[in-house]
RNA sequence: UUCCCCGAGGGGCGCUGCGACUCCAGAUCAUGGAGCCAGGCUCGGGGAAAGGAAACCGUAACAACCGCGCCCAUUCAGA
Numbered sequence: 001u002u003c004c005c006c007g008a009g010g011g012g013c014g015c016u017g018c019g020a021c022u023c024c025a026g027a028u029c030a031u032g033g034a035g036c037c038a039g040g041c042u043c044g045g046g047g048a049a050a051g052g053a054a055a056c057c058g059u060a061a062c063a064a065c066c067g068c069g070c071c072c073a074u075u076c077a078g079a
Base pairs, nucleotide, nucleotide: 001049002048003047004046005045006044007043008042009041010072011071012070013069014068015067018040021035022034023033024032025031039065
């Protein structure tokens, strides 16, 4: 750095649907249709692979975000 797993980022409902995924069609490539779909993002922990680092040791704190609408919770201020 990439991939996978787990956890967290306060909750609930409704709407649309880009990517990914599933199905169908297709010269099975491009593409089209239908379905599903708004934690796919970030942080922390663990695992695997690759790369880097001369080697070893130590350190701490945790957040910022998340299409649209409504409701609840929490905090602050005003009436």

Predicted 3D model of a 79-nucleotide RNA (SAH (S-adenosyl-L-homocysteine) riboswitch aptamer) from Sulfuricella denitrificans.
The sequence was found by an Rfam model in a public genome assembly.
The coordinates come from a structure-prediction model, not an experiment, and the mean pLDDT is 75.
The organism belongs to Sulfuricella, within Bacteria.
Of the family's consensus pairs, 100% are formed in the model.